Transfer RNA from Mycetocola tolaasinivorans, 73 nucleotides, folded computationally. The sequence is in RNAcentral, with records from ENA and Rfam.

[in-house]
RNA sequence: GGGCCUAUGGCGCAGUUGGUAGCGCGCUUCGUUCGCAAUGAAGAGGUCGGGGGUUCGAAUCCCCCUAGGUCCA
Numbered sequence: 001g002g003g004c005c006u007a008u009g010g011c012g013c014a015g016u017u018g019g020u021a022g023c024g025c026g027c028u029u030c031g032u033u034c035g036c037a038a039u040g041a042a043g044a045g046g047u048c049g050g051g052g053g054u055u056c057g058a059a060u061c062c063c064c065c066u067a068g069g070u071c072c073a
Stems, first nucleotide, its partner, number of pairs: 001072007010025004019056001027043006049065005
């Protein structure tokens, strides 16, 4: 320098031909307990790595960039 893959709540991940972003753990509150743990219920938290484009509508399609991984030189 070139090819490919990845980037989504605090962490690990899902999101089937574009149509209002979800799961597990964790966190907060409440109940059960003398208390803790465990368990049950409820809740908060992300506009999807950054910028632009296409579209009525983009996490999803296109372009550029950034970071990480991998292969080639």